[in-house]
RNA sequence: GCGGGUGUCGUAUAAAGGCUAUUAUGCCUCCCUUCCAAGGAGGUGAUGGCAGUUCAAUUCUGCUCACCCGCU
Numbered sequence: 001g002c003g004g005g006u007g008u009c010g011u012a013u014a015a016a017g018g019c020u021a022u023u024a025u026g027c028c029u030c031c032c033u034u035c036c037a038a039g040g041a042g043g044u045g046a047u048g049g050c051a052g053u054u055c056a057a058u059u060c061u062g063c064u065c066a067c068c069c070g071c072u
Base pairs, nucleotide, nucleotide: 001071002070003069004068005067006066007065010025011024012023018055026044027043028042029041030040031039048064049063050062051061052060
């Protein structure tokens, strides 16, 4: 230099054009308990970036960034 793959709450995941982006865990509050743990209820927080297509983009397209793999 060329080609390919992956990027989603703190972490791990689902969603394959369409209602408030799912679930688990973590964190916060409350309940329960003499206390702790366990259990129950509620809350919190994310689509790598910039453009394009579309009424509508995590999803499709282009460029770019990070990481990984292969070729030279």
A computed fold for a 72-nucleotide RNA from Candidatus Woesebacteria bacterium RIFCSPHIGHO2_01_FULL_38_10, annotated as transfer RNA. The sequence is in RNAcentral, with records from ENA. RNAcentral records the identical sequence in 2 taxa. Its mean pLDDT, the model's own confidence on a scale to 100, is 81. Rfam family: tRNA. Its family is annotated with triplet codon-amino acid adaptor activity in the Gene Ontology.